[in-house]
Context: one part of a larger RNA
RNA sequence: GGAUGAACGUUGGCGGUGUGCCUUAUGCAUGCAAGUUGAACGGGGAUACAGCUUUCGGGCUAUAUUCUAGUGGCAAACGGCUGAAUAACGCGUAAGUAACCUGCCUUCAAGUGGGGGAUAACUUGCUGAAAGGCAAGCUAAUACCGCAUAAGGUAACCACAAAAGAGAUGUUUGGUUAUUAAAGCUCUCGGGCGCUUGGAGAGGGGCUUGCGUCUGAUUAGCUAGUUGGUGAGGUAAUGGCUCACCAAGGCAAUGAUCAGUAGCUGGUCUGAGAGGAUGGUCAGCCAGAUAGGGACUGAGAGACGGCCCUAACUCCUACGGGAGGCAGCAGCAGGGAAUCUUGGACAAUGGGCGAAAGCCUGAUCCAGCGACACCGCGUGAGGGAAGAAGGCCUUCGGGUCGUAAACCUCUUUUCUCUGGGAAGAAAUUUGACGGUACCAGAGGAAUAAGCCUCGGCUAAUUACGUGCCAGCAGCCGCGGUAAAACGUGGGAGGCAAACGUUAUCC
Numbered sequence: 001g002g003a004u005g006a007a008c009g010u011u012g013g014c015g016g017u018g019u020g021c022c023u024u025a026u027g028c029a030u031g032c033a034a035g036u037u038g039a040a041c042g043g044g045g046a047u048a049c050a051g052c053u054u055u056c057g058g059g060c061u062a063u064a065u066u067c068u069a070g071u072g073g074c075a076a077a078c079g080g081c082u083g084a085a086u087a088a089c090g091c092g093u094a095a096g097u098a099a100c101c102u103g104c105c106u107u108c109a110a111g112u113g114g115g116g117g118a119u120a121a122c123u124u125g126c127u128g129a130a131a132g133g134c135a136a137g138c139u140a141a142u143a144c145c146g147c148a149u150a151a152g153g154u155a156a157c158c159a160c161a162a163a164a165g166a167g168a169u170g171u172u173u174g175g176u177u178a179u180u181a182a183a184g185c186u187c188u189c190g191g192g193c194g195c196u197u198g199g200a201g202a203g204g205g206g207c208u209u210g211c212g213u214c215u216g217a218u219u220a221g222c223u224a225g226u227u228g229g230u231g232a233g234g235u236a237a238u239g240g241c242u243c244a245c246c247a248a249g250g251c252a253a254u255g256a257u258c259a260g261u262a263g264c265u266g267g268u269c270u271g272a273g274a275g276g277a278u279g280g281u282c283a284g285c286c287a288g289a290u291a292g293g294g295a296c297u298g299a300g301a302g303a304c305g306g307c308c309c310u311a312a313c314u315c316c317u318a319c320g321g322g323a324g325g326c327a328g329c330a331g332c333a334g335g336g337a338a339u340c341u342u343g344g345a346c347a348a349u350g351g352g353c354g355a356a357a358g359c360c361u362g363a364u365c366c367a368g369c370g371a372c373a374c375c376g377c378g379u380g381a382g383g384g385a386a387g388a389a390g391g392c393c394u395u396c397g398g399g400u401c402g403u404a405a406a407c408c409u410c411u412u413u414u415c416u417c418u419g420g421g422a423a424g425a426a427a428u429u430u431g432a433c434g435g436u437a438c439c440a441g442a443g444g445a446a447u448a449a450g451c452c453u454c455g456g457c458u459a460a461u462u463a464c465g466u467g468c469c470a471g472c473a474g475c476c477g478c479g480g481u482a483a484a485a486c487g488u489g490g491g492a493g494g495c496a497a498a499c500g501u502u503a504u505c506c
Base pairs, nucleotide, nucleotide: 001506002505003504004503006502007501008500009499010498013377014376015375016374017373018372019370020369021335026333027332028331030330031329032328035074036073037072040071041070043068044067045066046065047064048063050061051060052059053058081288082287083286090213091212092211093210094209095208096207097206100205101204102203105201106200107199108198109197110196111195112194113147115145116144122137123136124135125134126133127132152180153179154178155177156176157175158174159173162172163171184193185192186191214260215259216258221251222250223249226248227247228246229245230244231243232242233241263285264284265283266282267278268277269276270275290311291310292309293308294307313324314323315322316321341367343366344365345364349363350361351360352359353358380410381409382408383407390401391400392399393398415443416442417441418440419439420438424433450495451494452493453492454491455476456475457474461490462489463488464487465486471478472477
């Protein structure tokens, strides 16, 4: 000198764009953050209208519209947050998978036949303070379970060889046997949406490997599932991943092990570069969801707003027992030098569900707060005295603040008021932002300057006060009676809506 997610002191007019718990991965009141589907299903309610019936209370049936607790489907594994752990195939990069999986989507091929038994809701009863639970009865489905069929898949066996390839534990071809599916809804009756099996694709993931990835030797030896083999189990899949047996290996001064520290990267800061430092916002990957463990469902989780167990903590309780998890958005307490609103909208972009209308979306888009950062603008412009008043200094002559002010002329960026008023919407509907940006008119210099420094480094000095005191200070050093170094006034220099200080990096 540059930089910062900064803080502190003094000061503070406006706008744009960004950005804002770096500390206790501490604890959380309250509200919201993941639902949707009635075109899968049986009920229930409401409204309108019609018919039948009536003891005039009503009851039954049909149609239309609509709402819905429950069963079923899909989503909830995304999106959002945080960086505790992790020195690791975690990340980065380059490969491999001849060892693998893949819902929704695209495309191709084949099929969608015929049956069955339940159960929630509901009703009744019992029970509990509650959370809830139990029993009996009734009912539906795209819920569940058999049967048929098998283009294809899977398994075993057989055959023939060829191809690419480094390599075939048999990848591609043919045959035999065994085994394996399905669900309907809607319609303008043409279809549409589904369902089942298989091939291919896209996108997504799992696993393996080469190389790279902080400090310490005042850590030198470490290791028994340890290293390898055979067999088995397990997995989508390879593998000590697990187990039985066998062998005795494996790693290490090219730093094993141990200890400390740390999420990694694209990037960011600095520097001429090499390098050094760093990883906040944004993007990719990883990990975590009060602590520890476990599996279930599912195409996908060892699952933040799912389940179970243990533990700590908090809350309710009729003391028997229950409920909870903000490292989602706001917000509160605590900690701290320090970090925001319990806001608006789904209008846009995107996501989930749905045939659609649409619903949900604290993702997102906006607004609010903070000079926290960067950028831009303004606080007026021209004229105006050998120079007012006043301040300060003075050799008492004067000098200086100083064209500065007053005063004259002008302008209106800003500001206030009035009127008009968007784009962002594709698309005849639809705009939170927002009566915002912007435009026009009117008014009036009006609403707007501070901070630090002045001994040298280092641009800028005088007077008074103080008297090794009070104090200053980045280093050298100032202060003990003429202090350009302390304090105050005048003056000057620098930067400017900021200026200084502190902290950290280069």